Large-subunit ribosomal RNA, domain IV from a Candidatus Anstonellales archaeon, 321 nucleotides, folded computationally. Rfam family: Archaeal large subunit ribosomal RNA.
Context: one part of a larger RNA
RNA sequence: ACCAGACUAAGGGAAUUCGGCAUGUUGGCCCCGUAACUUAUAGGAGAAGGGGUGCCUGCUCUUGUUGAAAGGGCAGGUCUCAGUAACAAGGGGAGAGCGACUGUUUACCAAAAACACAGGUCACCGCAAAGCCGAAAGGCUGUGUACGGUGGCUGACGCCUGCUCACUGCCAGUACCUGAAAGCCCCAUCCAAGGGGAAGAAGGGCUGGUAAAGAGCGGGGGUAACUCUGACCCUCUUAAGGUAGCGUAAUACCUCGCCGCUUAAUUGGCGGCUUGCAUGAAUGGCGUAACGACUCUCCCACUGUCCCUAGUUUGGACCUG
Numbered sequence: 001a002c003c004a005g006a007c008u009a010a011g012g013g014a015a016u017u018c019g020g021c022a023u024g025u026u027g028g029c030c031c032c033g034u035a036a037c038u039u040a041u042a043g044g045a046g047a048a049g050g051g052g053u054g055c056c057u058g059c060u061c062u063u064g065u066u067g068a069a070a071g072g073g074c075a076g077g078u079c080u081c082a083g084u085a086a087c088a089a090g091g092g093g094a095g096a097g098c099g100a101c102u103g104u105u106u107a108c109c110a111a112a113a114a115c116a117c118a119g120g121u122c123a124c125c126g127c128a129a130a131g132c133c134g135a136a137a138g139g140c141u142g143u144g145u146a147c148g149g150u151g152g153c154u155g156a157c158g159c160c161u162g163c164u165c166a167c168u169g170c171c172a173g174u175a176c177c178u179g180a181a182a183g184c185c186c187c188a189u190c191c192a193a194g195g196g197g198a199a200g201a202a203g204g205g206c207u208g209g210u211a212a213a214g215a216g217c218g219g220g221g222g223u224a225a226c227u228c229u230g231a232c233c234c235u236c237u238u239a240a241g242g243u244a245g246c247g248u249a250a251u252a253c254c255u256c257g258c259c260g261c262u263u264a265a266u267u268g269g270c271g272g273c274u275u276g277c278a279u280g281a282a283u284g285g286c287g288u289a290a291c292g293a294c295u296c297u298c299c300c301a302c303u304g305u306c307c308c309u310a311g312u313u314u315g316g317a318c319c320u321g
Base pairs, nucleotide, nucleotide: 002316003315004314005313006312007311008310009309011307012306015305020302028053029052030051031050032049037043038042039156054078055077056076057075058074059073060072061071062070063069079083091300092299093298094297095296096295097294098292099291103115104114119154120153121152122151123150124149125148131140132139133138157287158286159285160284162217163216164215167214168213169210170209171208172207173206176205177204178203184197185196186195187194218236219235220234221233222232245279246276257273258272259271260270261269262268
């Protein structure tokens, strides 16, 4: 010199790095004080921020006593670099994404935006049910009974949830058509085999319904006193042609889109615009206080992350035996 652990560093202070990872800062208790926002007599909040803290003396207050102490306040003094002097013991703020939340999870590489959740909605089920296990007997749901149970989807709350039943599925109906074997009738035959016919179940056709069922939700051309744009018009076409919202997005190829803010400088972040390659409404849409060992960005504080290394120390490795 190396590995693992502990410690200290002038000046700078994230220049390090995918990223402040790691380290450090903060820290207890008392007092003051505390914003936006909000689901509001509470949350945000220990927000932020500021002050105090040891010991001694004196005075005083409260509670209390059989033997008495415990707690608080005021004033003065006094020592240290430092008074929660050790140990213990939040760094903080701002903006966005996702998920409402507390929970759950890949025992042994993933704790999350995944699962669950209360709430919403749809379907099935009248109980000897529906659903499930078992070959059966039998059992679970349930010693429950629709304000119940089972299954699917969504996922607090707020505002909402558009159009399409052509396809697929499901439900209901159906004078009529189709529709197997057996049975029935007729023919045939010695008996049969065989041939024909009527009637006719489910299903299908047909009719209707159903999208918080599976799903789907266009193209071309023209048009306003400069230009641009196109409220408007024409046309092809569909079952219907994407509504409200949101939008370069955990979704945008082109793309580092364009504009603004942030930086000395920004493929970043945030806010707008938005012709959306290929958003979009319970495979929910858009918001949302609180919450999060979640993800992204910025600021303050702080630091050996770094400039740029150095030194101390413990155990290994290492050397000698």
Its mean pLDDT, the model's own confidence on a scale to 100, is 84. The RNAcentral record of the full RNA draws on ENA.